[in-house]
RNA sequence: CUCCGAGAAAGGCAAACCGGGAGAAAUCCCGGGACGCAAAGCCACGGGUCUAAAGCAUCGAGUGCUAUGACAGCCGGGCUGCCGAA
Numbered sequence: 001c002u003c004c005g006a007g008a009a010a011g012g013c014a015a016a017c018c019g020g021g022a023g024a025a026a027u028c029c030c031g032g033g034a035c036g037c038a039a040a041g042c043c044a045c046g047g048g049u050c051u052a053a054a055g056c057a058u059c060g061a062g063u064g065c066u067a068u069g070a071c072a073g074c075c076g077g078g079c080u081g082c083c084g085a086a
Base pairs, nucleotide, nucleotide: 004084005083012037013036017032018031019030020029021028022027035073041079042078043077045076046075047074048071049070050069055065056064057063058062
């Protein structure tokens, strides 16, 4: 230095759910709370998934299509990083 990851140490994050807030929604933020996590730190680059406001189609209602919206705790990939038993 690379792989690796312990009934190690020091710390870290925080699912569901609840309260408050933003948003059309997906979802996110704050507080509580812990299912889990060795990158559950960061990046939508490839795949995937979610939503469909605006737009388009339809005479209209309704419905369909669509990401410019979102998910990094779905899988790859990239960047960065704490500790050190085997």
c-di-GMP-I riboswitch aptamer from a Chloroflexota bacterium, 86 nucleotides, folded computationally. Its mean pLDDT, the model's own confidence on a scale to 100, is 90. It was read from a public genome assembly, where an Rfam model found it.